[in-house]
């Protein structure tokens, strides 16, 4: 140097044109307990950047960042 793959709550991940952006772990807060765990029940927490294209982009299209693979 040249190909491919990946980026979504804190962490793990589901969506692949119009979702209230969804689940599990974990926080948090209430309830059940003398208390702790555990159990229920409610909450907060996310779409890497910039451009494009569309009546609408997390999603499609280019850049570029970051991260894995392969080749030399």
């Nucleotide at each position: 140097g040249c190909c491919c793959c990946c980026a979504u709550c804190g962490u793990c991940u589901a969506g692949g044109g119009g979702c209230u952006a969804g689940g599990a772990c974990g926080g948090u807060u209430g309830g059940u307990u003398c208390u702790c765990a555990g159990c229920c029940a409610a909450u907060a927490a996310a779409c890497u950047g910039g451009g494009g294209u569309u009546c609408g982009a997390u999603u499609c299209c280019c850049c570029a960042u970051g991260g894995g693979g392969g080749c030399a």

Predicted 3D model of a 72-nucleotide RNA (transfer RNA) from Candidatus Komeilibacteria bacterium RIFCSPLOWO2_02_FULL_48_11.
The organism belongs to Candidatus Komeiliibacteriota, within Bacteria.